RNAcentral holds the sequence, with entries from ENA. Bacterial RNase P class A from a Deltaproteobacteria bacterium, 397 nucleotides, folded computationally. The organism belongs to Myxococcia, within Bacteria. A source record names the gene rnpB. It matches the Rfam family "Bacterial RNase P class A". The family's RNA type in Rfam is ribozyme. Its family is annotated with dimeric ribonuclease P complex, tRNA processing and ribonuclease P activity in the Gene Ontology.
[in-house]
RNA sequence: CGAGAGGACAAGGCGAUCGCCGGUUCCGCCACGGCGGGGCGGGAGGAAAGUCCGGGCACCGCAGAGCAGGGUGCCGGCUAACGGCCGGCGGGGGCGACCCUAGGGAAAGUGCCACAGAAAUGACACGGCCGAUGGCCCGCCUCGCGGCGCGGCACAGGCAAAGGUGAAAUGGUGCGGUAAGAGCGUACCCGCGACAGCCGGGGAACCGGCGGCGAGGCAAACCCCACCCGGUGCAAGGCCAUAUUGCGGACGUUUGAGGGCGGCUCGUCCGAGUCCGCAGGUUGGCUGCUCGAGACGGCCGGCAACGGCCGUCCUAGAUGAAUGAUCGUCCCUGUUCGGCGCGUUCGGAGGGGACCGCCGGACCGGACAAAACCCGGCUUACCAGUCCUCUCGGGCC
Numbered sequence: 001c002g003a004g005a006g007g008a009c010a011a012g013g014c015g016a017u018c019g020c021c022g023g024u025u026c027c028g029c030c031a032c033g034g035c036g037g038g039g040c041g042g043g044a045g046g047a048a049a050g051u052c053c054g055g056g057c058a059c060c061g062c063a064g065a066g067c068a069g070g071g072u073g074c075c076g077g078c079u080a081a082c083g084g085c086c087g088g089c090g091g092g093g094g095c096g097a098c099c100c101u102a103g104g105g106a107a108a109g110u111g112c113c114a115c116a117g118a119a120a121u122g123a124c125a126c127g128g129c130c131g132a133u134g135g136c137c138c139g140c141c142u143c144g145c146g147g148c149g150c151g152g153c154a155c156a157g158g159c160a161a162a163g164g165u166g167a168a169a170u171g172g173u174g175c176g177g178u179a180a181g182a183g184c185g186u187a188c189c190c191g192c193g194a195c196a197g198c199c200g201g202g203g204a205a206c207c208g209g210c211g212g213c214g215a216g217g218c219a220a221a222c223c224c225c226a227c228c229c230g231g232u233g234c235a236a237g238g239c240c241a242u243a244u245u246g247c248g249g250a251c252g253u254u255u256g257a258g259g260g261c262g263g264c265u266c267g268u269c270c271g272a273g274u275c276c277g278c279a280g281g282u283u284g285g286c287u288g289c290u291c292g293a294g295a296c297g298g299c300c301g302g303c304a305a306c307g308g309c310c311g312u313c314c315u316a317g318a319u320g321a322a323u324g325a326u327c328g329u330c331c332c333u334g335u336u337c338g339g340c341g342c343g344u345u346c347g348g349a350g351g352g353g354a355c356c357g358c359c360g361g362a363c364c365g366g367a368c369a370a371a372a373c374c375c376g377g378c379u380u381a382c383c384a385g386u387c388c389u390c391u392c393g394g395g396c397c
Base pairs, nucleotide, nucleotide: 001393002392003391004390005389006388007387008386009385012330013329014328015327016326017325018324020043021042023040024039025038026037027036028035029034045368049379050378052377053376054375055374056373057233058232059231060230069229070228071227072226073225074088075087076086077085078084089103090101091100092099093098104224105223109222110221111218112217113216126163128159129158130157133156134155135153136152137151138149139148140147141146171189172188173187174186175185176184190214191213192212197210198209199208200207201206237287238286239285240284245279246278247277248276249275250274251273258270259269260268261267294313295312296311297310298309299308300307301306331366332365334363335362336361337360338359339358340357341356343355344354345353346352
């Protein structure tokens, strides 16, 4: 310098003006419920998202046990818990840094294995090989029974080496063996998550060796085994309470309750209901609501996830749902214009063109997306960047 691997950060900065949400304080008004104004300080995220897991919290249910249903699935650890994380093991990929991996049981049973192929598992037999044995035929010997044949057939039957198919067909080679063959035997090799047993290592998964064995795959198919799981979610739940309704009571209908006519009396008009209490709780309001498995810093233990101790801090609470807009300036990316260059290149050279670098100006743009009871995760989205560590290749000193 080129090509990569792993991780971390950040999410435009500053200022001014005008707003929005909620808090606090002061002033004014008030029908005491609040309303208006001023000051002060606060106001989204790394994913606030998807709502996929796990927990807190709340209400309901629940003697205990079991069934059904759902989930998880190598080992150890972390944690409130998890399907998460950390550290290992096995398998796969990469020269490497490193990456991927739902990875219990196929010897309980059932099921499936496209196409091709004879056959896809109770393994099988298309072409092929054999036909020793049994059968039939022929020939010879024999009166016959019967016997014999480097005889024939390929009927019974035997075989799975070689061919062909496939992702996959009971391992490969040599020798022996046989009628032909075959792990049938044997030697060497290969394979084994189908490895009895033994030895050594490790806390375990597992690893190494001796030995044994030669069996298809699929359980993100049913299933089996082990372990875990009650339901509903802040629209949970609690409180206040207008209207209407129900129940009870009081007063009243020409002996006029009650209401209007500005406060009172009189008067006048309307007039059959009016008022009180209790219950319930629609609209509405308050609460739950943000101090919490909290944040930051330091030290200690641990490879790590994480845990412990100390100190400091308080950091949004909206409910059609606030957190924004404008201007100035700086930063970043891109486009374009101008200037400069012992720069590179085209060219015989000059002029000139293209590329690159620096300086200056103008313009466009500055992602993904936005709390809604709160946490721990996972997954997905994300313009342009910055930094650290490591690997491979090349060059120079």